[in-house]
Predicted 3D model of RNase P RNA and transfer RNA as a complex of 465 nucleotides. It holds a member of the Rfam family "Bacterial RNase P class A". The family's RNA type in Rfam is ribozyme. Rfam describes the family as follows. Ribonuclease P (RNase P) is a ubiquitous endoribonuclease, found in archaea, bacteria and eukarya as well as chloroplasts and mitochondria. Rfam links the family to the GO terms dimeric ribonuclease P complex, ribonuclease P activity and tRNA processing. Model confidence (mean pLDDT): 76 of 100.
RNA sequence: GGAGUAGAACAGAUGGCCGCUGCCCUGCCAUUCAGGCGGGGGGGAGGAAAGUCCGGGCUCCGCAGGACAAGGUGCUGGGUAACCCCCAGUCCCGGCGACGGGAAGGCAAGUGCCACAGAGAGUAGACCGCCUCUCAGGAUGCAUUGCAUCCAGAGGGGUAAGGGUGAAAGGGUGAGGUAAGAGCUCACCAGUCCCGCCGGUGACGGCGGGAGCUAGGUAAACCCCACCUGGAGCAAGACCAAAUAGGGGGACGUUUAAGGGCUGUCCGUCCGAGUUCCCGGGUAGGUCGCUUGAUCCCUAUGGCAACAUAUGGACUAGAUGAAUGGCCAUUGCCUCGACAGCGGGUGACCGCUUCGAGAAACAGAACCCGGCUUAUGGGCUGCUCCGACA
RNA sequence: UGGGGUGUCGUCAAGUGGUAAGACACGGGCCUUUGGAGCCCGCAUCCGGAGGUUCGAAUCCUCCCACCCCAGCCA
Numbered sequence: 001g002g003a004g005u006a007g008a009a010c011a012g013a014u015g016g017c018c019g020c021u022g023c024c025c026u027g028c029c030a031u032u033c034a035g036g037c038g039g040g041g042g043g044g045a046g047g048a049a050a051g052u053c054c055g056g057g058c059u060c061c062g063c064a065g066g067a068c069a070a071g072g073u074g075c076u077g078g079g080u081a082a083c084c085c086c087c088a089g090u091c092c093c094g095g096c097g098a099c100g101g102g103a104a105g106g107c108a109a110g111u112g113c114c115a116c117a118g119a120g121a122g123u124a125g126a127c128c129g130c131c132u133c134u135c136a137g138g139a140u141g142c143a144u145u146g147c148a149u150c151c152a153g154a155g156g157g158g159u160a161a162g163g164g165u166g167a168a169a170g171g172g173u174g175a176g177g178u179a180a181g182a183g184c185u186c187a188c189c190a191g192u193c194c195c196g197c198c199g200g201u202g203a204c205g206g207c208g209g210g211a212g213c214u215a216g217g218u219a220a221a222c223c224c225c226a227c228c229u230g231g232a233g234c235a236a237g238a239c240c241a242a243a244u245a246g247g248g249g250g251a252c253g254u255u256u257a258a259g260g261g262c263u264g265u266c267c268g269u270c271c272g273a274g275u276u277c278c279c280g281g282g283u284a285g286g287u288c289g290c291u292u293g294a295u296c297c298c299u300a301u302g303g304c305a306a307c308a309u310a311u312g313g314a315c316u317a318g319a320u321g322a323a324u325g326g327c328c329a330u331u332g333c334c335u336c337g338a339c340a341g342c343g344g345g346u347g348a349c350c351g352c353u354u355c356g357a358g359a360a361a362c363a364g365a366a367c368c369c370g371g372c373u374u375a376u377g378g379g380c381u382g383c384u385c386c387g388a389c390a
Numbered sequence: 391u392g393g394g395g396u397g398u399c400g401u402c403a404a405g406u407g408g409u410a411a412g413a414c415a416c417g418g419g420c421c422u423u424u425g426g427a428g429c430c431c432g433c434a435u436c437c438g439g440a441g442g443u444u445c446g447a448a449u450c451c452u453c454c455c456a457c458c459c460c461a462g463c464c465a
Stems, first nucleotide, its partner, number of pairs: 001386007010377001012331007020044002023041007046362001050373002053371005058233004065267004070229005075089005090104001091102004105224002110222002112218003127163002129159007137151006171189006190214001192211008237288004247279006259271004281464003295314003299310004334358005340353005391461007400414003408445001416432005438454005
């Protein structure tokens, strides 16, 4: 210098001018109230406010019981209010490496699927090949109506070594064995299961022995196993005000009870005289909920860490068609260029000073938090690999 | 703001693990004096985008993007 990888933090500052919003104080106009036009003070977005993908708080549903269904999670240990989150580890995979990724229980429970190609795709299969038997033929030799060898053919059988098909063909290598072959047998290796010992809280790892000789893939296929889940959402919910055509029609029902709540179904249980659909109409204003909270920061202690505990400190929007903006000047940081000076270094070179030019991205709270994911600017620090120079 | 749904050729659409049907439109040809109608042929290199599972993905899973629908009170 190049390429890469991980982490933490920031999202400028000051001043001037012109604006927005609503809180407090206040002037004028109008006045029964509501209101209109001004002035001053102080406050006014984020790391993601976003996507709404998870988890909670909070609120209501007469507290949510049982069975089935449905959905979710899925290595181990910990953290947390909780989690599809975080931390630490195990195993596997990728990378030369720093490091990264893993929906990582079960297909030696059951069922399903594995297109095309191929003989055969799942307690498999004989297309070519290899071996053998039978039949008939030809050639050659010995020899005479037989025997041996070779050649090509038809039919039967054996064979999973080799070829070929495929993503995948029922362990691999070698030796024995055989007509040819084959875990058929043996040795070694890989893998599975079982037993014992050792280490670890555990996932798991190491060592030794044994078994059958081997079990294809797929559960982000149905499913099985273990654990978890009541529903809806601040347009929750409470109150005030406004409005009147609280109208018309249909269906079901009034105790043998419709309907509603307790997610979907059933049981069970509670409320229960109205419920529901269509047409038409009216009104859509205000107050609370609302921002002090599992909050943030510093320090100490415990812990590898996530995090917890303690002391001290801080208060930082609550708007509702929805405000938080624009311009100028100076300047911090950074980038590029120029020339000179100073300092460091053996050196390649580096740092500082001076001048000029330039860039600021993604994006906007809407009840509040913890996460994840996505979008995005320029730098900083640690580490890895490669190259060059001294 | 909250909740729900959809995306396949220019348009409407079938396909729910195994070569992306069909119709209209469009392009070319035949027929006709010409046009229309009719007949034949063609037309998705990327199924909204990216990643994953699988031998194999429009289809299954995850994350994004775009679009559409619903909502209070009288009741």